Predicted 3D model of a 1406-nucleotide RNA (small-subunit ribosomal RNA) from an uncultured Enterobacteriaceae bacterium. The coordinates come from a structure-prediction model, not an experiment, and the mean pLDDT is 83. The sequence is in RNAcentral, with records from ENA, Greengenes and SILVA. It matches the Rfam family "Bacterial small subunit ribosomal RNA". Gene Ontology terms of the family: structural constituent of ribosome and ribosome.
């Protein structure tokens, strides 16, 4: 920086990612080189074999060899052989010397002067080195070894005898040193140096070479020179001891502590010191963390990271500290010793059972552990150590080489051309893209691996040999110089030359966001991914595979781990009103902070010089390995610390003043401030006494409960107890918590005035102490009301509640305890400063009054409203949540958890402190938009109310579950399925079942071969489709062929198979509700918000005013279209007022548009006039005219959206499935099935009816496979026949009403199911399964439980008629059409719906 809480913001706050890194491990993969690295785990146990010696120029002795001499024995003799003596070499062990305390491992212990860093030692040591001075004289006695002896398995021990020395002990000498004592000087407290005297004490060893002079017989002395040793002196380098200051967690460890803190005195030590001991005193640490516990080697430095800062202590380099555990000491210059002793355990081995032996945390290698870390290799060639005069001899220090991609680095797996953009693969809209110049191919190169040759450097010393200078007596020695020789593990590698040849050389990760990179197939909440968020339930870029891309590359991924992003412990660099977080409150010790105005000093600070601050590292320049990792060399840098000089602003100390902070004193008012004593009256209950009667109490309603033994009620007495009405108020007072009748004492504090005094006496406070509601506890009163607990009534599915009747603790008081609260302003305290404006206590002032009041000022408090600033927001806002200081408290994701354990504290109840484990990717705060609410306002709707009329009962149609079935085809399922798709299933339709068939198909298109037709007629079989067969049999033509049909083939046709949850379209609903939104301003950090709310108005977001809005779309109205009123145009087929003319009768005829009426145009209606009303704006209420009056009535017309609403079965469309079957053709048969339940209707129960008989008025429609009239038949459905009519001509054309008459309240002259006969009609065909007709049969049924439906004006009820499907029909449905033709007081309350507001912990939204 990003992703993650939300439906969206802002904030808070947690988890997660991307980035470096590792001594790493784990997958999948692997060409080469350099340089690095490699038991983090078991301080686990180890076989095996190296990791320490060396000196013969300290000694004695031995063995071997060789050389020289001597002696013996063999033999002429050369010789052999034994001895012996000297000599050189070489081993062996010992004696002695130096080393072994260094190098090398490895971190077990250590919280400590262990380290790191500065400083002290006047309180110390130092082999080996140097440097200086002085000196090495002279005895003496052992003892290893060897040898002899004993023990004993061994290890290995004892005894005897003899031996050497640079091994051990005298004695001298004493340049020094040491120790006493004086003087000078200096200094840091103890003290130091220096000098003078004085006597005590105190050293030593030789080797080796060489030799001119002296001695000697020689050995040699002695003489020089090296090398050694001895006192001492300085230094270097090392060690030791002390001390400031620095660096983990933990107080759920608050107290430690007896050698313990000091002193005197001794003793010990290289040295100081309780180091150690005696004696004395009674001290020492400790909140600035003593003691405990836990973990931990420490540092240069690695890592990370802008930096501060965090984590770490592998490799390298300083220091510790350790060697099987634990202890101790010895030797030594140093050790309390990794490869030394000794004791003591535990392992293991070895053994004769008696005893011994051993220590890889050297260096390789075993074994164990464990994710996990190498070779039982070479070499001392270098470079270091040890010894040695030197050679040289030892070094698992070191210096190579291997193993390990373990980690930096570098180099290759080829370059250039090359489009038919081959072929493969993947994807496709099928056209093509892409893989991709990539591949072939063609022209080159030749790193690196291979081969062949050739080949530097790391080697210079030291040594020998010779030369030559210096020293000296010396041509010994020894210094120096310079030639020459002499020495390589690695290694035949680097590098260079030649050869062949593209030839032997690429993976892993990911591709939903975060995070660069998309697509197909398969899976179908499976299998599986995931770091968070999440992905997978059939169209997964999230699984799995495949293409293709992306990153990274000899690696790539994934685990662990660290830092970083996290400002998420915040020093830099954070916060506590509502997110975690102000302690109940108050006094205060300690700490922290601190007024003005001077002087000192120089704590802190600043300078600026000086010492350290290791080397590496890291940064810079430079340089060497082709380059780079690395590695060399110089500079910086080490941000520390330490002295030294200076400065004096601030800070500190100290000293002197001042008064503004803070305190004293005087007046003086206010107050429910606290405490005791005492008094008062209302009122509630108790007794008792009159009156007095049947109730009373209580609740939504009741009921327990009180009352005839007399209650409620009412009067009067008397008792007791708690509590203070009205003043009171956003008023007062207290630190909080609290504090209220009225007096008296006693007492705290605040203010305010006004002069004097004090002279910084402040502030804030961990710990400590005081106070702390209300409940609870203790002891003892007290007890009227109330009231936990318990008891009964109810409520209720239940009701251990709310509602009632009762009622104990407790509530009160005195006295101790408890110590907690949403103890809240959710806001520590305490000081200064920052606009105002109103209210109100409390005081003084001014001003005015005769005096208050009101008024103005200044103080102290108690509210609201704001400005500026702040805040996520809300809000705060001189009572800050603003600007600053000071001080304390407290917070770090959510649950777990105001919780366990521990301590404290308490009589108990608990209180206070206060985790973990584990789980989760969120928990939260603010606001913001829907929805929500048995919250609120306003409003509206046949929502209710008022009515009318159904529906739920009945019998029949219908639809739908259900069940039944071979099959009862699918769909539709709350309002918004259920007379719905279906405006019509007897075969068709039909998609379902049984059964018979067919398979380029019942259809379409192309290709390819065949035939020549198609057709038609005919036989057979079939139930039917279909199947076998006989028969006839083309056009055009340029003779190839072509059209057009059939056959067969081969693409494909077909599908009412899946998926409305992949889709288009199209429809239902909310809802014809009145609303949904934009542009540009504004306002808000933002989601948003203004607009649109607001006041009136309206059917309406309809208008109008107002307003940070201004305007605009979609909706709404209006334009459309049918009615209603005129007018006007034209008048057949319509129409008839005049006129004539005619009939039984009729616009029949003639004429005529006058009206009716068709259907084209246009008037009218707009709140237009008149009057009231409000804000004089829009609108209402009225009234008039008007056919029509407040959108006249009715149609279409349906905003932005919602229901993943219906529909893949109208059609259309992805993608899956089937393909001799889930395609297709046929008969049958089903959708009509029926124990039953709903839904929608018809038709009734009668009398406002019903039956009969007269008799009158529509309109909208339909009619050629069609309506059909006059006639005749038939009871009738209907038949026959056929004018007229493609229609304002012809055909169909009402019933209720009304008028007459029957019936007379019955299951009927209601009702009409059901049955039977017996027709009629459609149609191939009425069995399943058709409508009508006549006759006859006459079933439920007497207004319908709970519920519950539709209507507000030509509606609602009712009454008929017409159409579209359609052969005919199940229609009683459906769409229309006319006739007659009711009732509303209102918006309380159901249900819906608009709008404003208000709550949320809802957002798939109650």
């Nucleotide at each position: 920086g990003a992703g993650u809480u939300u439906g969206a913001u802002c904030c808070u706050g947690g988890c997660u990612c991307a980035g470096a890194a590792u001594g790493a491990a784990c997958g999948c993969u692997g060409g080469c080189g350099g340089c690095g690295u490699g038991g983090u785990u078991a301080a686990g146990a180890c076989a095996u074999g190296c990791a320490a010696g060396u000196c013969g120029g300290a000694c004695g002795g031995u063995u071997u060899u060789u050389c020289a001499g001597g002696u013996g024995u063999a033999g002429c003799a050369a010789u052999a052989c034994a001895u012996u003596u000297g000599a050189a070499a070489a081993g062996c062990a010992g004696u002695g010397g130096c080393g072994a305390a260094c190098g090398g491992g490895u971190g077990c212990g250590u919280a400590a002067c262990a380290c790191g860093u500065g400083a002290a030692c006047a309180a110390u040591c130092u082999a080996c080195c140097u440097u200086u001075u002085a000196g090495u004289g002279u005895g003496g006695a052992a003892u290893a070894g060897c040898u002899c002896g004993a023990c004993g398995a061994a290890a290995g021990u004892c005894g005897g005898a003899u031996u050497a020395a640079u091994a051990c002990c005298g004695c001298a000498u004493g340049u020094g040193g040491u120790u006493g004592u004086u003087u000078u000087u200096c200094u840091c407290a103890u003290g130091a140096a220096a000098a003078a005297c004085a006597u005590a004490c105190u050293a030593a060893a030789g080797a080796c070479a060489g030799g001119g002079a002296c001695c000697g017989c020689a050995a040699g002395g002695c003489c020089u020179g090296u090398c050694g040793c001895u006192a001492a002196u300085a230094g270097a380098g090392g060690a030791g001891u002390u001390c400031g200051c620095g660096g983990c967690c933990u107080a759920u460890c608050a107290g430690c502590u007896a050698g313990u803190u000091g002193g005197c005195g001794a003793g010990g030590u290289a040295a100081c010191g309780g180091c150690u001991c005696a004696c004395c005193a009674a001290g020492g640490c400790u909140a600035a963390g003593a003691c405990g516990g836990g973990u931990a080697g420490c540092u240069g430095a690695u890592c990370u990271g802008a930096g501060a800062g965090g984590a770490u202590g592998a490799u390298c380099a300083g220091c510790c500290a350790c060697a099987c555990u634990g202890g101790a000491a010895c030797u030594g210059a140093g050790a309390c010793a990794c490869g030394g002793u000794c004791c003591a355990g535990a392992c293991a081995c070895c053994u004769a059972c008696g005893g011994g032996u051993g220590g890889c945390a050297g260096c390789a290698g075993u074994u164990u552990c464990g994710a996990a870390u190498c070779a039982u290799u070479c070499a001392c060639a270098a470079u270091g150590g040890g010894c040695g005069c030197a050679a040289g001899c030892c070094u698992g220090a070191u210096g190579g080489u291997g193993c390990g991609a373990c980690g930096c680095c570098g180099c290759g797996u080829g370059a250039g051309g090359g489009a038919u953009g081959a072929a493969g693969g993947c994807c496709u809209u099928c056209g093509g893209g892409u893989u991709g110049u990539a591949a072939a191919c063609c022209u080159c190169u030749g790193u690196c691996a291979c081969u062949g040759g050739g080949g530097a450097g790391a080697a210079a010393a030291c040594g020998u040999u010779u030369u030559g200078a210096g020293u000296u007596a010396a041509u010994a020695g020894u210094u120096c110089a310079a030639a020459a020789c002499c020495u390589g593990a690695u290694u035949u590698a680097a590098c260079c030359c030649g050869g062949a040849g593209a030839g032997g050389a690429a993976g892993c990760a990911g591709u939903g966001g975060c995070u660069a990179a998309c697509u197909c197939u398969g899976u179908g909440c499976c299998a599986g991914c995931a770091g968070c968020c999440g992905c997978g339930g059939u169209a997964a870029u999230a699984c799995a595979g495949a293409g293709a891309c992306u990153g990274c590359a000899a690696g790539c991924g994934u685990u662990a781990u660290u830092c970083g992003g996290a400002u998420u412990c915040a020093c830099u660099g954070g916060g506590c009103g509502u997110a975690a977080a102000g302690g109940g409150u108050g006094c205060g010790c300690a700490g922290g902070c601190g007024g003005c105005c001077g002087a000192g000093u120089g704590u802190g600070u600043u300078a600026g010089a000086u010492g350290u601050g290791a080397a590496a590292u890291c940064c810079c320049g430079g340089g060497g390995c082709u380059c780079a990792a690395c590695c060399c060399c110089g500079g910086a840098a080490c941000u520390g610390c330490g002295u030294c000089u200076a400065a004096a602003a601030c800070u500190a100390c100290u000293u002197g003043g001042c008064u503004a902070g803070a305190g004293u004193a005087u007046u003086g008012g206010a107050g429910a401030g606290g405490g005791u004593a005492u008094c008062g009256g209302a009122a509630u209950u108790c007794a008792c006494g009159g009156u007095g009667u049947a109730g009373c109490a209580g609740u939504g309603a009741a009921a327990u409960g009180c009352g005839u033994a007399g209650a409620u009620a009412u009067c009067g007495u008397g008792g007791g107890g708690a509590a203070c009405a009205c003043c009171a108020g956003a008023g007062g007072c207290g630190a909080a918590g609290g504090c209220g009748g009225a007096u008296a004492c006693c007492u705290g504090g605040a203010c305010a005035a006004u002069u004097a005094c004090u002279g910084a006496c402040g502030c804030u406070c961990a710990g400590g102490c005081a106070c702390g509601a209300a409940a609870g506890c203790g002891u003892g009163g007290g007890g009227a009301g109330c009231a936990a607990a318990a008891g009964g009534g109810a409520u209720u599915a239940g009701a251990u509640a709310c509602c009632c009747c009762u009622g104990u603790a407790g509530u009160c008081c005195a006295c101790g305890c408890c110590c907690u609260a949403a103890a809240c302003g959710g806001u520590g305290c305490a000081c200064a400063c920052u606009a105002g404006g109103u209210c109100u206590u409390a005081g003084c002032g001014g001003a005015u009054u005769c005096g208050a009041c009101c008024c103005c000022a200044c103080u102290a408090g108690g509210g609201c409203c704001c400005a500026a600033g702040c805040u996520a927001a809300c809000g705060c806002g001189u009572u800050a949540a603003g600007u600053g200081u000071g001080c304390c408290g407290c917070c770090u994701g959510a649950g777990g958890a105001c919780u366990a354990c521990g301590g404290u504290c308490g009589c108990a109840a608990g209180a206070c402190u206060a985790a973990a484990a584990c789980u989760c990717a969120a928990a939260g705060g603010a606001a913001u938009u829907g929805a929500c609410g048995g919250g609120g306002g306003c409003c509206c709707g046949c929502a209710c109310a008022a009515g009318c009329g159904g529906u739920g009962g009945a019998g029949c149609a219908u639809g739908u579950g259900g069940c039944u079935u071979a099959a009862u085809u699918c769909g539709a399922u709350g309002c918004a399925a259920c007379g719905c798709g279906a405006a019509g299933a007897a075969c068709c339709u039909u998609a379902c079942c049984a059964g018979g068939c067919c398979u380029u198909g019942a259809c379409a298109u192309g290709c390819a071969c065949u035939u020549g037709a198609c057709u038609g007629a005919c036989a057979u079989u079939g139930a039917a489709a279909g199947g076998u067969g006989u028969c006839u049999u083309u056009c055009c033509u340029u003779c190839g062929g072509g059209a057009c049909a059939a056959g067969u083939g081969c693409a494909c046709a077909g599908g009412u198979g899946c998926u409305g949850c992949a889709u288009g379209g199209c429809u239902g609903u909310c809802g014809u509700c009145a609303g949904c939104u934009c542009g540009u301003g504004u306002c808000g950090u933002g989601a948003g918000a203004u607009g649109u709310u607001g006041c009136g108005u309206u059917a309406a977001g309809u208008c109008g005013c107002g307003c940070a809005a201004c305007g605009a779309g979609c909706g709404c109205a209006a334009c459309c279209c049918c009615u209603g009123u005129c007018c006007u145009u034209a008048g057949u087929u319509g129409c008839c007022a005049u006129c004539a003319g005619g009939u039984a009768a009729a616009g029949c005829u003639g004429g005529g548009c006058a009206c009716u009426c068709u259907a084209g145009g246009g008037a009218g209606a707009c709140a237009a006039a008149c009057c009231c009303u409000c804000u004089c704006u829009g609108a209402g209420g009225g009234u008039g005219g008007g056919a029509a009056g407040g959108u006249g009535g009715g149609g279409a017309u349906g905003a932005c959206g919602u229901c993943a609403a219906g529909u893949c079965a109208g059609g259309a469309u992805g993608g899956c499935c089937c393909u001799u079957a889930c395609g297709g053709c046929c008969u049958g048969g089903g959708c009509u099935g029926c124990a039953c339940a709903c839904g929608u209707g018809c038709u009734a129960c009668a009398a406002u009816g019903c039956c009969c008989g007269g008799u009158a008025c529509a309109g909208a429609g339909g009619g050629a496979a069609g309506c059909a009239a006059u006639a005749c038949c038939g009871c009738g459905a209907g038949g026959u026949g056929g004018a007229g009519c493609a229609a304002a001509u012809c055909c169909u054309c009402a019933a209720a009403a009304c008028c007459g008459g029957g019936c007379c309240c019955a299951g009927u002259u209601c009702a009409g199911a059901u049955u039977g006969u017996a027709g009629u009609c459609u149609g191939c065909a009425a069995c399943u399964c058709g409508a009508c007709u006549a006759c006859a049969u006459g079933a439920a049924g007497c207004c319908g439980g709970a519920a519950u439906c539709g209507c507000u004006a030509g509606u609602a009820a009712u009454g008929g008629c017409g159409c579209a499907u359609c052969a005919g029909c199940u229609a009683c449905g459906g769409c229309g059409c006319c006739g007659u033709g009711a009732u509303a007081c209102g918006u309380u309350c159901c249900c819906g719906g608009g709008c404003c507001u208000u709550g949320c912990a809802c957002a798939c939204a109650c």